[in-house]
A computed fold for a 476-nucleotide part of an RNA from a Bacteroidales bacterium, annotated as small-subunit ribosomal RNA, 3' major domain. The prediction has a mean pLDDT of 81. Its Rfam family is "Bacterial small subunit ribosomal RNA". Gene Ontology terms of the family: ribosome and structural constituent of ribosome. The organism belongs to Bacteroidales, within Bacteria.

Context: one part of a larger RNA
RNA sequence: UGACGGGGGCCCGCACAAGCGGAGGAACAUGUGGUUUAAUUCGAUGAUACGCGAGGAACCUUACCUGGGCUUAAAUGUAGAUUGCAUAACUUAGAAAUAGGUUUUCCCUUCGGGGCUAUUUACAAGGUGCUGCAUGGUUGUCGUCAGCUCGUGCCGUGAGGUGUCGGGUUAAGUCCCAUAACGAGCGCAACCCCUAUCGUUAGUUGCCAGCGGGUAAUGCCGGGGACUCUAGCGAGACUGCCACCGUAAGGUGAGAGGAAGGUGGGGAUGACGUCAAAUCAGCACGGCCCUUAUGUCCAGGGCUACACACGUGUUACAAUGGCCGAUACAAAGGGCAGCUACUUCGCGAGAAGAUGCUAAUCUCCAAAGCCGGUCCCAGUUCGGAUUGGAGUCUGCAACCCGACUCCAUGAAGCUGGAUUCGCUAGUAAUCGCGCAUCAGCCAUGGCGCGGUGAAUACGUUCCCGGGCCUUGUACA
Numbered sequence: 001u002g003a004c005g006g007g008g009g010c011c012c013g014c015a016c017a018a019g020c021g022g023a024g025g026a027a028c029a030u031g032u033g034g035u036u037u038a039a040u041u042c043g044a045u046g047a048u049a050c051g052c053g054a055g056g057a058a059c060c061u062u063a064c065c066u067g068g069g070c071u072u073a074a075a076u077g078u079a080g081a082u083u084g085c086a087u088a089a090c091u092u093a094g095a096a097a098u099a100g101g102u103u104u105u106c107c108c109u110u111c112g113g114g115g116c117u118a119u120u121u122a123c124a125a126g127g128u129g130c131u132g133c134a135u136g137g138u139u140g141u142c143g144u145c146a147g148c149u150c151g152u153g154c155c156g157u158g159a160g161g162u163g164u165c166g167g168g169u170u171a172a173g174u175c176c177c178a179u180a181a182c183g184a185g186c187g188c189a190a191c192c193c194c195u196a197u198c199g200u201u202a203g204u205u206g207c208c209a210g211c212g213g214g215u216a217a218u219g220c221c222g223g224g225g226a227c228u229c230u231a232g233c234g235a236g237a238c239u240g241c242c243a244c245c246g247u248a249a250g251g252u253g254a255g256a257g258g259a260a261g262g263u264g265g266g267g268a269u270g271a272c273g274u275c276a277a278a279u280c281a282g283c284a285c286g287g288c289c290c291u292u293a294u295g296u297c298c299a300g301g302g303c304u305a306c307a308c309a310c311g312u313g314u315u316a317c318a319a320u321g322g323c324c325g326a327u328a329c330a331a332a333g334g335g336c337a338g339c340u341a342c343u344u345c346g347c348g349a350g351a352a353g354a355u356g357c358u359a360a361u362c363u364c365c366a367a368a369g370c371c372g373g374u375c376c377c378a379g380u381u382c383g384g385a386u387u388g389g390a391g392u393c394u395g396c397a398a399c400c401c402g403a404c405u406c407c408a409u410g411a412a413g414c415u416g417g418a419u420u421c422g423c424u425a426g427u428a429a430u431c432g433c434g435c436a437u438c439a440g441c442c443a444u445g446g447c448g449c450g451g452u453g454a455a456u457a458c459g460u461u462c463c464c465g466g467g468c469c470u471u472g473u474a475c476a
Stems, first nucleotide, its partner, number of pairs: 001476002003473003007470007015460002019423005026315008034306002042053002064301007076124007084116001088103006106115003126290002129288003135284002137279003140275001142273001147186006153162003166177003192267004197235007207224002211222003238261001241255001242253004317416001321375005327369001333364003338357002342353004382413001387408007429452007
């Protein structure tokens, strides 16, 4: 100087407390461990691994296993030699890769040759093989915590200290006062984006108040820019005003005004550094290793196994509910090898026809809710696992191993031990919708969007984590 303390002081955080809803019990989905296996490819392992890399494992992917092939090879170049192919069609063997056969088959030319293709030789390949403890780059975490440093000066023999401490204040090393310090940098804040209000500009594909036309009905048409909305530019919030407290910074007030009040809400933004943290399998790269194989091509299998253990989720155990009928209201996105209105057929998944849309134009497109009926507390009209049968769709192909539909079947489960997680407001809870990946999909995952919409916070004694000051130390 740090680090640590079941030392002290001050302070903060869904850290506790106060509440609401979960997990831990059930079934299933998914990941992991273990076991099994020819293989169940590899990585990630307290917090910071375990719906993680993977934002799509039937083949492919694919790296694994079994079997069958190739050896300058999948690509490109240089030099030498040979050649007219390549491609296409048919055919033989084969699981295919591949190997063989038949037919077809170059261009220019001054006839010397040149161009192109193929074969072959030589040189350069290839490796998801090892090392993340040789590395770059990227990332997690402490932590959006308020810290981490420098120049000059001063103090100290020196390591170092001071500044950065003290008194206040703040979300903040934020600001004020004081001060052997005076300044400065990286962080904080602000500048950026979205959102909440208003104005203005502009009205098409959006809108329709007033006027006119028209329809069974609809902004459908003329028209209009008022309104909504769209998307550009501005305004607006600064403790600016008032009262009180305070030297000041600032604090308090259901104060005024205001759409919004003290950082308005959300996002992006992550200091010096820590964990030899993660990644050589995204990529790059040093070294080492393989070179008729650890390279490469193909078929089939595996990554989907299953006594079990754990994590994360989904659906439930019901009446604030289930089922049936009727009826409203979104936002954000996507769409041409696409989204599909509408009609017909089918109980349905869907099929057949057909129309619009390269989209504020057409389309995908709501559910909880509200209204009416029924069920009457039961393993049930709860719950839907599992299994049998029949189908639809995608795709070369759904046996291993897809999703969905219909009929039948109707398991466990009656609110879950110790323990444990999330959340302070348009939040939790609950309801549906969209997108990426994608032929299809094991999506209950991930990332977004809107609808409905709470309860509670006395307080900081305690648990956990963190910041500052101080103290002890046989630790560095």